[in-house]
RNA sequence: AACUGCACAACGCCGAAUUCUCAGCCCUUCGGGUGCUGAGAAACCGGGGGCCCAGAUCGGCUGGGGCGCAAUCGUGGGAUUCCACGAGAACGGCGCUCUAACGCCGCGAGCGCGCCAGCUAACCCGGUAGGCCGACGACAGGGGUAUU
Numbered sequence: 001a002a003c004u005g006c007a008c009a010a011c012g013c014c015g016a017a018u019u020c021u022c023a024g025c026c027c028u029u030c031g032g033g034u035g036c037u038g039a040g041a042a043a044c045c046g047g048g049g050g051c052c053c054a055g056a057u058c059g060g061c062u063g064g065g066g067c068g069c070a071a072u073c074g075u076g077g078g079a080u081u082c083c084a085c086g087a088g089a090a091c092g093g094c095g096c097u098c099u100a101a102c103g104c105c106g107c108g109a110g111c112g113c114g115c116c117a118g119c120u121a122a123c124c125c126g127g128u129a130g131g132c133c134g135a136c137g138a139c140a141g142g143g144g145u146a147u148u
Base pairs, nucleotide, nucleotide: 012132013131014130018042019041020040021039022038023037024036025035026033027032043128044127045126046125047124048123053118063116064113066111067110072087073086074085075084076083077082091106092105093104094103096143097142098141099140102137
């Protein structure tokens, strides 16, 4: 020097999950704090909720909804429940941004309502968390920024 591992910071990313005001607590090098809690406001997000529309009959079956990209399918394990692996609709990233195509990387979960909800104006109710494994390429066109 290269490579590898761990930790921290910054930049950045997934996501609606941000900003401000007041009060209290905590810390303080007494300048304040990118800290925590409560209340309020804005902004963003989700749910409920008329007419109209949709649906409506008969039979059977395993009640029926919601948030989310996370539909589904296959194999194995004693297995409808649980676990693992593989595939996969879909989704995200490659760091100024948008578009198109190529290439690469990741992911394809989980949680909740509680017999109840189609759409839905007015109106009503709620959330503002949590996390970052991996790769972080090159070109074309449009826009923007900085420098000269």
c-di-AMP riboswitch aptamer (ydaO/yuaA leader) from a Solirubrobacterales bacterium, 148 nucleotides, folded computationally. Taxonomically the source falls in Solirubrobacterales (Bacteria, Bacillati, Actinomycetota, Thermoleophilia). The sequence was found by an Rfam model in a public genome assembly.